Annotation: This is a predicted structure of a 355-nucleotide RNA (Bacterial RNase P class A) from an Actinomycetota bacterium. The prediction has a mean pLDDT of 78. RNAcentral holds the sequence, with entries from ENA. The model forms 94% of the base pairs in the Rfam consensus. It matches the Rfam family "Bacterial RNase P class A". Its family is annotated with ribonuclease P activity, dimeric ribonuclease P complex and tRNA processing in the Gene Ontology.
Parts: sequence; structure tokens; C1' cells
RNA sequence: GGAGCCGCCCGGGUGGCCGCGGCCCGGAUACGGGCCGAGGAAAGUCGGGACUCCACAGGGCAGGACGCUGGGGAAAUCCCAGGCGGGGCGACCCGCGGAAAGUGCAACAGAAAGCAAACCGCCCCCGGCGACGGGGGUAAGGGUGAAACGGUGAGGUAAGAGCUCACCAGCGUGCCGGGUGACCGGUGCGGCUAGGUAAACCCCGUCCGGAGCAAGGCCAAGCAGGGGGCACGGGCUGCCCGUCCACAUUGCCCCCGGGUAGGCCGCAAGAGGCGAGCGGAGACGCUCGCCCCAGAUGGAUGGCCACCGCCUCGCAAGCGAGGUACAGAAUCCCGCUUACAGGGCGGCUCCUGAG
Repeated sequence: GGAGCCGCCCGGGUGGCCGCGGCCCGGAUACGGGCCGAGGAAAGUCGGGACUCCACAGGGCAGGACGCUGGGGAAAUCCCAGGCGGGGCGACCCGCGGAAAGUGCAACAGAAAGCAAACCGCCCCCGGCGACGGGGGUAAGGGUGAAACGGUGAGGUAAGAGCUCACCAGCGUGCCGGGUGACCGGUGCGGCUAGGUAAACCCCGUCCGGAGCAAGGCCAAGCAGGGGGCACGGGCUGCCCGUCCACAUUGCCCCCGGGUAGGCCGCAAGAGGCGAGCGGAGACGCUCGCCCCAGAUGGAUGGCCACCGCCUCGCAAGCGAGGUACAGAAUCCCGCUUACAGGGCGGCUCCUGAG
């Protein structure tokens, strides 16, 4: 100098004017003042919880989620560390129960795609002068494919073949040593080989009640419903008072429960943020100090101006024009994933050159 890998952060700034939502203070209602007012993803609503209501004796089926080991965490499809396998020269990245329980699936090519199969080739026999034809054997070589049923060597054979043997790989199993464990190292024995796919069904193991803040709770107009009183009506009695009956209807008043509109709570002090110290390899934990940080409900968080920053373009070379990402709370929290103009910080790897 070039090419890369990993972790993390920022993601416009300052001032002025006019607005919007919430809380507090003053005042008289008008109004004035103070403070706060989107994000790293507020997004997808995918995983896990808090909280609320409903259900619940116990067991099973169905269904769903997850799946190496140890640790962290409220929990998790999360995080950390490790193990094994795969990729990369490397920094580093990706994956994770079972395919020797069963069923299914595999385009094209190819003879053959799952358990044996034979296109070329090789070998033997028969026929033929011969080119070649017919029958059989074989799976070492060629060819196809993403994938073709262990590898090398020797023996063996007509040619061959785990057909036999040695070593190696792989599988099963026993022992010894290390590790908390996944697993690793060593060694003996066995049979010779077992293909892929489980985000296909399935099997094994673990876990799982349902609905969700439009949850749920409180107050509660009007109308309708129920109860009571009075008036009106009837009897004693022609009238008034009184009393009894009827309250079916009408009017007025009072009360009651449920509950609609509407209002309030839930709802913003929390698995909270920042800093320091300590413990730990790390995720993380403990202690102390400081801080209060949106809360709407047709749903606020905006607009304009000036200067600066950044990007692109133009030229008369320090000015002009245009632009300034993704997006945007709605009960809250922890994760994952996805989107994102541009910029910054730290650690590391490989190549090349010079000293």
C1' cells in the first nucleotide's frame, strides 16, 4: 500500500418565531409561567414473560414447541463458554437427538437411484476363414450423475470380486487414562460396509390449560324493567273527613338492581436508566451513589427562517443549485428477525513493497 474478518457506537447541530400533547404553579373562566415530549429499530407480531379474567380431582389421547454439553437468565426459538462436524490459506463463519424401527421421496442424465443392476469394456464357451453373431461369467477399468455400495497392497482367478489376508478409514462392542459433561487419547475383539432426506410422515426425550389492556375493574345520564307514596277510580254514603279495595290505565314524586352512551382507573417508579467498586474466563451477579425519562384515545411529538455540518451535480474555484437514510409509540418488559443515506471507534488476519 492492497484485500478482508469480528465487535461496538453515532445516525444531524445551534439560535429565533409560530403551533400541538401531558403534568405542575399562579390567577377569575380569559390567560401567563415552568418542566417533559419517539426509536435503534417504536416495524414484523416470530419466541418468552409480567399483569388480568375464565377454567381446573386424577389420568390418557390428539395437537404444538423444543432437541450436543456445562453455565447465565424471570423465561425463551435468547446469551456465554466448551464439544463435534463442515467451509475458508487465515482472522473467522455455518450447523447440531434418531436414517442398523417402519413408511415415503429423489428432476435431468444414466444400464442401474435402493438392493441389485450391466451400456462400453474384460474373460470363458459355441458358430464363422474373418468382420462379427449367440450363450454365460464379472464388477477391477471407462462413461452418466448432486449422489453408484469402503481405500491401498498382496494372494487368488479364465477374467474378477472382502473371495482371503495385512494395514488404513468407518461401524459395533469391551477395557484403561483424562474431563463436571458433551467428548477426547490409547488398546483389544467382532463382522466386512451400513448411501441421502426428519422445515417428509414418523420414533425417542423434555415442556405446554384458554383468552388477551377492545384483558379487567369503578362511577353512571336517558330509555326500558321492578317496588313504594300521592292524585284520579270504586264501596260504606248524597257531600266532606276517615277507612277499605283496586292499582288494569293515566299523571307526578321517591327508591332498587343490572347496565348503554359517557367518564375514571388499569397507565407509566420499572426483571428501570446512568456511574463507580467488587466477584467471574465470559454471559452475568452483588453492593453503593445519582436520576425520574412520552402517556395520546380521531389519537400530540410539527412548520417556517438564519447559520453550520454531510452528500451529489455544475462551473468562472469558492461560490451556486438540489438533497439529507430506514422509520415512527398505544399495557409493559426480555429476546430474535428484518429495514437503514452516511459516518466513526477498537481488535485481528492474509498478500505485497521498503528499511